[in-house]
Context: one part of a larger RNA
RNA sequence: CUGGGCGUAAAGGGUCCGUAGGCGGCCGAAUAAGUCGGUUGGUAAAGCCCGGUUCUCAAGACCGGUCCUCCUUCCGAUACUGUUCGGCUAGAGGGCAGGAGAAAACAGGGGAAUUCCCGGUGUAGCGGUGAAAUGCGUAGAUAUCGGGAGGAACACCAGUGAGGAAGCUGCCUGUUUGGCCUGUUCCUGACGCUGAGGGACGAAAGCCAGGGGAGCAAACCGGAUUAGAUACCCGGGUAGUCCUGGCUGUAAACGAUGAGUGCUAGGUGUGGGGCUUAACGUUCCGUGCCGCAGGUAACCCAUUAAGCACUCCGCCUGGGUAGUACGGGCGCAAGCCUGAAACUC
Numbered sequence: 001c002u003g004g005g006c007g008u009a010a011a012g013g014g015u016c017c018g019u020a021g022g023c024g025g026c027c028g029a030a031u032a033a034g035u036c037g038g039u040u041g042g043u044a045a046a047g048c049c050c051g052g053u054u055c056u057c058a059a060g061a062c063c064g065g066u067c068c069u070c071c072u073u074c075c076g077a078u079a080c081u082g083u084u085c086g087g088c089u090a091g092a093g094g095g096c097a098g099g100a101g102a103a104a105a106c107a108g109g110g111g112a113a114u115u116c117c118c119g120g121u122g123u124a125g126c127g128g129u130g131a132a133a134u135g136c137g138u139a140g141a142u143a144u145c146g147g148g149a150g151g152a153a154c155a156c157c158a159g160u161g162a163g164g165a166a167g168c169u170g171c172c173u174g175u176u177u178g179g180c181c182u183g184u185u186c187c188u189g190a191c192g193c194u195g196a197g198g199g200a201c202g203a204a205a206g207c208c209a210g211g212g213g214a215g216c217a218a219a220c221c222g223g224a225u226u227a228g229a230u231a232c233c234c235g236g237g238u239a240g241u242c243c244u245g246g247c248u249g250u251a252a253a254c255g256a257u258g259a260g261u262g263c264u265a266g267g268u269g270u271g272g273g274g275c276u277u278a279a280c281g282u283u284c285c286g287u288g289c290c291g292c293a294g295g296u297a298a299c300c301c302a303u304u305a306a307g308c309a310c311u312c313c314g315c316c317u318g319g320g321u322a323g324u325a326c327g328g329g330c331g332c333a334a335g336c337c338u339g340a341a342a343c344u345c
Base pairs, nucleotide, nucleotide: 003317004316005315006314007299008298012313014201015200016199017198021194022193023192025088026087027086028085029084030083031082033081034080035077036076037075038074041071042070049065050064051063052062053061054060091191092188093187094186095184096183097182098181099180103177104176105175106174107173108172109171110154115149116148117147118146119145120144121143125136126135162169163168206247207246208245209244210243211242215241216240220236221235222234223233258312259311260310261309262308263307266290267289268288269287270286271285272284273283274282275281294301295300318345319344320343327338328337329336330335
């Protein structure tokens, strides 16, 4: 490189937007670049391959053909692709009328609980465990009642449920913003799909600056356990967890399943709409389970495909060495991205 592949064997980029590029609906006309047919010239010879001739054979030599294998001149064909022009509405987008939602940002508000503080009642324990101890408590704890402060998270509703591109999103109200679904078939008229580079977003932890700090809790200190116990259990406890601004850019970022379109039995739940003859109906969108054909090494997948096809992107090519070294880029750092080889089995 070809081929074959990527749910679990190596392999889908964390996600989306989008540049170049690749690919692209129906009808008509033109053109003839691709394409196809013929034709002209070139593609040196030798060599390779095939056939033959000749040295008595062979190696060798010689002759012919093929090949290399495509390029080019001119003539012609016009189905498909391309290009140009005209038209269409089934793709795509828009208008109008409805609809659901923990989608996002900001502002304001609420109650329960934990902790702490003040006061009342009250007295000897509380707490914790397998059992204990450390710890707290007569300087009055635990328990209980009233008041206050502060931070973080929002029980029930809650779902096999919903929204979002993904990460993710759950108390209430308001403002602003994005997307989606249904109906109509009113408008535009292929405006589409994918997407190397690129850009944006991106859990947790971590980093910088400033704030905040109730609970929890790496590190750390004690108490136990144990042969030991740098752990599991218990008592404490600092970063952190929270907010604002900036950085990092990773993950079992998982459906371990890229995106788009069309096609291919059904059954049964459930969320949001439509129609309606109102029911065990029908239709559109989503989300589950089961299951046929088909697929699969099997497990299983099966109209939400891992089936049948097409388009575009990413990726794999034995294990270790190694996601290491080196170089380069990025980052404050931690590190991230790109990513080998010797050697070895």

The part of an RNA shown here (small-subunit ribosomal RNA, central domain) has 345 nucleotides and comes from Candidatus Calescibacterium sp. Lineage of the source: Bacteria > Candidatus Calescibacteriota > Candidatus Calescibacteriales > Candidatus Calescibacteriaceae > Candidatus Calescibacterium.